RNA sequence: AUAUGUCUUUGGGGCAGGGUGAAAUUCCUGACCGAUGGUAAAGUCCAUGAGCCUUUGAAAAAGGUUGAUUCGGUGAAAUUCCGAAACCGACGGUAUAGUCCGGAUGGGAAAAGAUAUGA
Repeated sequence: AUAUGUCUUUGGGGCAGGGUGAAAUUCCUGACCGAUGGUAAAGUCCAUGAGCCUUUGAAAAAGGUUGAUUCGGUGAAAUUCCGAAACCGACGGUAUAGUCCGGAUGGGAAAAGAUAUGA
């Protein structure tokens, strides 16, 4: 340094201000946020994860489903950088919710570290 196993830790953010109303962080205006790996640095590319649905008495497991970007510039290389203008966001609750409350002191892609074994 590499491979495999085990253990530990870490592992998701966000409606300021204004308006209507009996009631809205849910509507209107405006504001704000962006999990993990890959790749020229990515919410929108490729892939992964959570959520939801079906099968089941339940669990496990399997299957299904799951959003959104363009233009210009630089460059060897960028839907990733710079400039500009857009767009998107599970389920249950509640005045209609990406941001509140809840399942969740949960789960998890994965990251870091420790340790063991073999060559």